Record summary:
The part of an RNA shown here (large-subunit ribosomal RNA, domain IV) has 317 nucleotides and comes from Meredithia crenata. Its Rfam family is "Bacterial large subunit ribosomal RNA". Gene Ontology terms of the family: structural constituent of ribosome and ribosome. Lineage of the source: Eukaryota > Rhodophyta > Florideophyceae > Kallymeniaceae > Meredithia. RNAcentral holds the full RNA, with entries from ENA. Its mean pLDDT, the model's own confidence on a scale to 100, is 83.

[in-house]
Context: one part of a larger RNA
């Protein structure tokens, strides 16, 4: 000189890093205080501050108070015990998951909606059987996902339901005629005729069924941009909503804030390559070992290393 695991560090104090990763810091118990928000329940142990040992006095049982005193560098005298705060994203919560790289934003959920199904139910199974020792406030499928405000148009397509009549048309009855065979009864084989099913076709309907929501051209006395006209195809042309978004290519869009400087972040615009409403839209208290950004303490992350302990490896006996 190396590793590892631990303790210290002068001044700085995240200048280090994809990233405060690690590491410090905080802390138990009393007393005093507490803000945006808000579903009024919470948020909240918010924040932020003070106290503390031991002996005595009010003083009578314990705590706790208020006074006075004694003693230390230090009184929860060791050891063990929350770092806080603010803006957004997604998921409403608590739960639950890839045993052995992934715990999430993924699944479930309470809660909404579609559907089947009247009971010998519908639907799973096919050997008992579940559904149920239940009966439409039940039970099975299926999609969404608290909660508040909403949930637009479009049945052409593709599925499902309901309904109507024409051809095609099975299995399988009916009766009829012929041939064998029989005393007969009836058996066999053929042949043409007669009722006929779904399934095709056709028509409605149904989008919290599967899935669809348009292009050109032109106008307002600066300019600009076009409330407005025309026109072409559509089964109809995206509506409230939100919007460079976990979705924006150009893009580091643009303008605002934050920085001394900000592809990241937060607010606005809207030109939405390629949003949009139960494949749910928007907003959201509270929650979260989620993700993304700033602050404050605080640090050996770094400036920039260095010392000590213990123990590996290493070198000599």
């Nucleotide at each position: 000189a190396u590793c590892a695991u631990a303790u210290u560090a002068a001044a700085g104090g995240a200048a280090u890093u994809c990233a405060g990763c690690a590491a410090a810091u905080u802390a138990a118990c009393u007393u005093u205080g507490u803000a945006c928000g808000u579903u009024c329940g919470c948020a909240a142990u918010a924040a932020a501050a003070a106290g503390g040992a031991c002996c005595u006095u009010u003083a009578a049982a314990u705590u706790a108070a208020a006074g006075g005193g004694u003693a230390u560098c230090a009184u929860u005298a060791a050891a063990g015990a929350g770092a806080a705060a603010g803006c957004a994203a997604c998921g409403a919560c608590u739960g639950g998951u890839u045993a052995u790289c992934a715990a999430a934003a993924c699944c479930a959920u309470a809660g909404g909606a579609c559907u089947c199904u009247g009971c010998a139910a519908a639907u799973u199974g096919a050997u008992u059987a579940a559904g149920a020792a239940g009966u439409a406030u039940a039970g099975g499928g299926u999609c969404u996902g608290a909660u508040a405000c909403c949930u637009g148009c479009c049945c052409g397509g593709u599925g499902c339901u309901c309904a109507a009549a024409a051809g095609c048309a099975a299995c399988a009855a009916g009766g009829u005629u012929u041939a064998g065979u029989u005393a007969a009864a009836g058996c066999u084989a053929a042949a043409a005729u007669u009722u006929u099913a779904a399934u095709u076709c056709u028509g409605a309907g149904u989008a919290a069924a599967c899935g669809g929501c348009g292009g050109u051209u032109c106008u307002a006395a600066c300019u600009a941009u076009a409330a407005g006209a025309a026109u072409c195809c559509u089964u109809a042309g995206g509506u409230a909503g939100c919007g460079a978004a976990a979705u924006u290519c150009c893009u580091u869009g643009a303008c605002g804030g934050g920085u001394a400087a900000g592809u990241u972040c937060c607010g606005u615009c809207c030109u939405g390559c390629a949003u949009g409403a139960a494949u749910g839209g928007u907003a959201u208290c509270a929650c979260g070992a989620u993700u993304g950004c700033u602050u404050u303490a605080c640090u050996g992350u770094c400036u920039c290393u260095a010392a000590u302990a213990u123990g590996a490896a290493u070198u000599c006996a």